[in-house]
RNA sequence: GGGCGACUAGCUCAGUUGGAUAGAGCAUCACAUCGACACUGUGAAGGUCAUAGGUUCGAAUCCUAUGUCGCCCA
Repeated sequence: GGGCGACUAGCUCAGUUGGAUAGAGCAUCACAUCGACACUGUGAAGGUCAUAGGUUCGAAUCCUAUGUCGCCCA
C1' cells in the first nucleotide's frame, strides 16, 4: 500500500426482506423472602446502534467517506 471482517446497555451478544415503542443473559439498584448474608422471585435504571453525510414515507439494517480493532496478501 491492497483485500476482508467486526463496532448495538458497564461486560458478552441477538436483531428476520428496511416497518410500528431497540432486546436477552450477566452485572448494578429497589422491594419481597431470611435472624443476617447468599440463593430465589418481582420490578427499575442504563443506548447520540463507532462518527459524519446520503437514499427512502420510513435506516441498527442499504450506499459513501472517516475512525478504532482483528485477520490475510505484498
Record summary
A computed fold for a 74-nucleotide RNA from a Patescibacteria group bacterium, annotated as transfer RNA. The sequence was found in a public genome assembly. It matches the Rfam family "tRNA". Its family is annotated with triplet codon-amino acid adaptor activity in the Gene Ontology. Rfam classes the family as a transfer RNA. The organism belongs to Bacteria candidate phyla, within Bacteria.